Model confidence (mean pLDDT): 88 of 100.
The RNA shown here (SAM riboswitch aptamer (S box leader)) has 104 nucleotides and comes from Melghirimyces profundicolus.
The source organism's lineage runs through Bacteria, Bacillota, Caryophanales, Thermoactinomycetaceae and Melghirimyces.
It was read from a public genome assembly, where an Rfam model found it.
It matches the Rfam family "SAM riboswitch aptamer (S box leader)". Gene Ontology term of the family: regulation of gene expression.

RNA sequence: UUCUUAUCCAGAGCGGUGGAGGGACUGGCCCCAUGAAACCGCGGCAACCACCCUGUCAAGGGAAAGGUGCCAACUCCUGCGGGGGUAACCCCGGAAGAUGAGAA
Numbered sequence: 001u002u003c004u005u006a007u008c009c010a011g012a013g014c015g016g017u018g019g020a021g022g023g024a025c026u027g028g029c030c031c032c033a034u035g036a037a038a039c040c041g042c043g044g045c046a047a048c049c050a051c052c053c054u055g056u057c058a059a060g061g062g063a064a065a066g067g068u069g070c071c072a073a074c075u076c077c078u079g080c081g082g083g084g085g086u087a088a089c090c091c092c093g094g095a096a097g098a099u100g101a102g103a104a
Base pairs, nucleotide, nucleotide: 001104002103003102004101005100006099007098008097013042014041015040016039017038021031022030023029025079027077028076043071044070045069048067049066051062052061053060054059075096080093081092082091083090084089
């Protein structure tokens, strides 16, 4: 990087360095000198893998010391298709994306 698969309406931030961007992309709408990104330290959330127990082997429960992940806004909304509605808007599915696990 690609493929398969599960999940994505919950949850969780302070300090230091830094110095203008950031929220994947599009269009929106936001965040940001009362300090963006990034890096570091400490803290936290969650429970995918691993671990422990049960098991009808599907799954259920537990713990949080290990491997990841995450800590503005539903994946911030949206894009493609369908449905409802006078409209605003709402609902369902998909694509794309993110993360884990497995594979090449």